[in-house]
């Protein structure tokens, strides 16, 4: 200089004026009422992904979330973080690259059952050719060679043999068992094992192990008005047939029935420039401690939109490279997906010079 | 918000428990056939099987991630 991995920050700027939308103080218009307008000040107002909505969680109801079977659905090497996770971390074991590094749904095929086209003899109870034997149109041994395949019954040498073969035997690969080392997955040695060392497919069914109760902020609470309607709580006592919830099934629970107390509120329906849930949270940030790390834990500082037809705009000067993707809508940890450009750091590899 | 389907020729659709050349019907196109056109009858041309990645010997079919398009359900005193 060039090529390239990894990981991070940013997501035009600065300045004036007019506007929108919460808040906080003042005000108090409308309304039958909850509720509170107009104005005036003072500070604040989208994101890395807000998106998909594809996991987990909070939260809120249904019975505080039930027993049993089933049947669905999900993860599937290890140890760890984490509220939890299918996420994340740091090794294992595979595979790639000359390297930095980068990819990796990675139980169980010896429980069973499927499938494996076409071509071959034959796709898993292998004998078409070939070799061999013997009693020779035949029968029986043989998986060395040949031929197809995307796969063909562990691979090479030697030995043996009628000819063959794990038939012996070496080396190599596979299983198992033990020692060592590590928490562990798993490494490295060593021993044993060719009467089975028995192809592939589980992103085919299935098996093992773990894990899973439904809705979802149109969850839910609560007030205000109109029309129907006459019940509604709460207790006890019977019923558990029927029907409906919770649930696919059996059980159980509730609702039911009938009485006695208390009560004018309840419930269907219509309607609302209604209220709250609504944003202080596993918060964000900075320093220090521990740990390879993810993270945690201490201490300080800080408060960062809350809308409902739904604000976050326009306009005007300067300046550049003339500005991707792209809009919160209960609330948070990830995953995915999309993203012009700019800038940092750390490291590889080649080639040159010193 | 939740739950759920669809995408294959220019069009409507099959084929989707994997097996190779991916069908069928209207449509286009050329031929024949009539003076001519329609109807007939012959051919023939038209698909990255909505995309990307995997899985497998092999993928329209299976997973997984994405795009487009539809369809259902549920609120309030």
């Nucleotide at each position: 200089a060039g090529a390239g991995u990894a990981a991070a920050u940013u997501g035009a700027a600065u300045a004036g004026c007019c506007g929108c939308u919460g808040a906080u103080a003042u005000g108090g218009a409308a309304g039958a009422a909850a509720u509170g307008a107009a104005a005036u000040a003072u500070g604040a107002g989208a994101g890395g992904a807000a998106a998909g909505u594809c996991c987990g969680g909070g939260c809120u109801c249904c019975a505080c979330a039930g027993a049993g079977c089933a049947a669905u659905g999900a993860u599937a090497c290890u140890u760890g973080a984490u509220a939890a996770c299918g996420u994340c971390a740091a090794g294992c074991g595979g595979g790639g690259g000359u390297g930095a590094c980068c990819c990796u749904a990675g139980g169980g095929a010896a429980a069973g059952u499927g499938c494996a086209a076409c071509a071959g003899a034959a796709a898993a109870u292998a004998a078409c050719c070939g070799c061999c034997a013997u009693g020779u149109a035949a029968u029986g041994g043989u998986a060395a060679g040949g031929a197809u395949g995307a796969a063909a019954a562990g691979g090479u040498g030697a030995g043996g043999u009628a000819a063959g073969a794990g038939c012996u035997u070496a080396c190599c690969g596979g299983a198992a068992a033990g020692a060592u080392a590590g928490u562990g997955a798993u490494a490295u040695c060593u021993u044993u094992u060719g009467u089975u060392c028995g192809u592939g497919u589980a992103a085919a069914c299935c098996c093992u192990a773990u894990c899973u109760g439904g809705a979802g902020c149109a969850a839910c609470a609560c007030c205000u008005u109109g029309u129907g309607u006459a019940u509604u709580a709460g207790a006890a006592a019977c019923a558990u047939a029927a029907u409906g919830a919770c649930u696919g099934c059996u059980c159980g629970u509730c609702a039911g029935u009938u009485u006695c107390u208390a009560u004018u509120a309840g419930c269907a329906c219509a309607u609302g420039c209604g209220u709250g849930g609504c944003u202080u949270g596993a918060a964000a940030u900075a320093u220090g401690u521990a740990g390879u790390g993810a993270u945690a834990c201490a201490u300080g500082u800080u408060c960062u939109a809350g809308a409902u037809a739904a604000a976050u705009g326009g306009c005007u000067a300067u300046u550049c490279g003339c500005g991707a993707c792209a809009g919160a809508a209960c609330c948070c940890g990830g995953c995915u997906u999309a993203u012009a450009g700019a800038u940092u750091u750390a490291c590889u590899c080649u080639u040159u010079u010193a | 918000g939740c739950g759920c389907c669809u995408g294959u020729a220019g069009c409507u659709c099959a084929g989707c428990a994997g097996g190779a050349u991916a069908g069928a019907g209207c449509g286009u196109u050329c031929g024949c056939c009539u003076c001519c056109u329609a109807a007939g009858c012959g051919a023939a041309a038209g698909g990255c099987c909505g995309c990307g990645c995997g899985u497998u010997c092999g993928a329209a079919u299976c997973g997984c991630g994405c795009c487009a398009g539809g369809c259902g359900c549920g609120c309030c005193a």
Predicted 3D model of RNase P RNA and transfer RNA as a complex of 431 nucleotides. Rfam match: Bacterial RNase P class A. Rfam classes the family as a ribozyme. The prediction has a mean pLDDT of 75.